[in-house]
Molecule: c-di-GMP-I riboswitch aptamer
Organism: Candidatus Muproteobacteria bacterium
RNA sequence: CUUUAUUAAGGGCAAACCACUUGAAAGAGUGGGACGCAAAGCUACCUGCCUGGGGUCGAAAGACGACGGUAGAGGGGCCGCAGAG
Numbered sequence: 001c002u003u004u005a006u007u008a009a010g011g012g013c014a015a016a017c018c019a020c021u022u023g024a025a026a027g028a029g030u031g032g033g034a035c036g037c038a039a040a041g042c043u044a045c046c047u048g049c050c051u052g053g054g055g056u057c058g059a060a061a062g063a064c065g066a067c068g069g070u071a072g073a074g075g076g077g078c079c080g081c082a083g084a085g
Base pairs, nucleotide, nucleotide: 012037013036017032018031019030020029021028022027035072041078042077043076045075046074047073048070049069050068055064056063057062
């Protein structure tokens, strides 16, 4: 670098849900728990999606709105384990 495979060995992570904490919320953290994952390791650079506090508009209902979030939505970047050729 290429191809095939996840059948190996050693392992890793941890959805929903529950408890506590935190936050305006989305969500996040810790513990339990396993739906799954060969990057379900890290990263908010790009797109999408979620929330809508402060704020703006409105008589009100509400609308707009990211500086908030999501990496288990996709892309990009960085790092990593094992086998065969």